[in-house]
Context: one part of a larger RNA
RNA sequence: UGUAAGGAAAAUUGAGAGGAUCUGACUCUAGUACGAGAGGACCGAGUUGGACAUACCUCUGGUGUACCAGUUGUUCUGCCAAGAGCAACGCUGGGUAGCUACGUAUGGAAGGGAUAACCGCUGAAAGCAUCUAAGCGGGAAGCCUACCUCAAAACUAGUUUUCCCUAUAGUGCUGUGGAAGAACACCACUUUGAUAGGCUGGGUGUGUAAGUGGAGCAAUCCAUUUAGCUAACCAGUACUAAUAGCACGAUUGAUU
Numbered sequence: 001u002g003u004a005a006g007g008a009a010a011a012u013u014g015a016g017a018g019g020a021u022c023u024g025a026c027u028c029u030a031g032u033a034c035g036a037g038a039g040g041a042c043c044g045a046g047u048u049g050g051a052c053a054u055a056c057c058u059c060u061g062g063u064g065u066a067c068c069a070g071u072u073g074u075u076c077u078g079c080c081a082a083g084a085g086c087a088a089c090g091c092u093g094g095g096u097a098g099c100u101a102c103g104u105a106u107g108g109a110a111g112g113g114a115u116a117a118c119c120g121c122u123g124a125a126a127g128c129a130u131c132u133a134a135g136c137g138g139g140a141a142g143c144c145u146a147c148c149u150c151a152a153a154a155c156u157a158g159u160u161u162u163c164c165c166u167a168u169a170g171u172g173c174u175g176u177g178g179a180a181g182a183a184c185a186c187c188a189c190u191u192u193g194a195u196a197g198g199c200u201g202g203g204u205g206u207g208u209a210a211g212u213g214g215a216g217c218a219a220u221c222c223a224u225u226u227a228g229c230u231a232a233c234c235a236g237u238a239c240u241a242a243u244a245g246c247a248c249g250a251u252u253g254a255u256u
Stems, first nucleotide, its partner, number of pairs: 006164007016150004022050007034039001052107005060101004067094005072087006111145003118138004165253001170248004175189004195241003198237005205229002211224005
């Protein structure tokens, strides 16, 4: 842009396309059938793995250069104390969210149809025989389905439901943002408001702040104090910003 010559929201059909399709060991059946013995099943039932795939972050870990603490050197804040800058985030020990695997969960099951090799039934040509010539069965991880995903741009452009509009309905831009994202798109919100920030409370992490008091010659320790601080997390709250505005938008949805 189109899908009949207005628009919105939602639910669908499935032409077609893609993905997946793996496999070991053990137990029971059963030391049974079979076999002189040695050995040792089919069929069927269950358990547990490997590799692979998909999703996720509750757990276990990783990362976490906007969190916390310790610590070295040096410069600075006049000095002490307390801090800041630089040194690979200076180094070291931990770590929220997110993202992740080494983590967690799930999957390849079962069934149907037509068949291959092959195995058969009935059966003539050919009084017999013969799975085949007519006819009828069985039979594979393979084929068509089935399972999962996409899918009406499937131009034969499908179907259903509800609602709106008569110059509006509606859509887009702008604005606040996002578990969405290269741009676009998508999703949430725009004061009839919790969309983001801030603030408050909580959680999580770190590990007991500063100041003051006390003990000690001092390094340091003790009390106040499981403190202080705390990112991306969870809630609440209009304090700030979503103000204002612009553009598009009909032969009233034809005839046949």
Predicted 3D model of a 256-nucleotide part of an RNA (large-subunit ribosomal RNA, domain VI) from an Alphaproteobacteria bacterium. The RNAcentral record of the full RNA draws on ENA. The source organism's lineage runs through Bacteria, Pseudomonadati, Pseudomonadota and Alphaproteobacteria.